Model confidence (mean pLDDT): 82 of 100. The RNA shown here (transfer RNA) has 72 nucleotides and comes from an Armatimonadaceae bacterium. Rfam family: tRNA. Rfam classes the family as a transfer RNA. The RNAcentral record of the sequence draws on ENA and MGnify. RNAcentral records the identical sequence in 2 taxa.
[in-house]
RNA sequence: GAAACCGUAGUUCAAGGGAAGAACGCCGGAUUCAUGCUCCGGAGGGUGGGGGUUCGAGUCCUCCCGGUUUCC
Numbered sequence: 001g002a003a004a005c006c007g008u009a010g011u012u013c014a015a016g017g018g019a020a021g022a023a024c025g026c027c028g029g030a031u032u033c034a035u036g037c038u039c040c041g042g043a044g045g046g047u048g049g050g051g052g053u054u055c056g057a058g059u060c061c062u063c064c065c066g067g068u069u070u071c072c
Base pairs, nucleotide, nucleotide: 001071002070003069004068005067006066007065010024011023012022013021018055026042027041028040029039030038048064049063050062051061052060
């Protein structure tokens, strides 16, 4: 220098045009003498940033930023 892939909750990951979810973690409650385990409930992100397409974009297009890998 070139190419491919990735970027979504605190973490690891789903959602492949039609109301953003799960697990773990966190908070509260039940249980326990207490802690843990287990059970119930809750909070927490508008999806790396800008622009575009569309009635509608996390999803499609484009530019930029960051990461990983490969090639030179």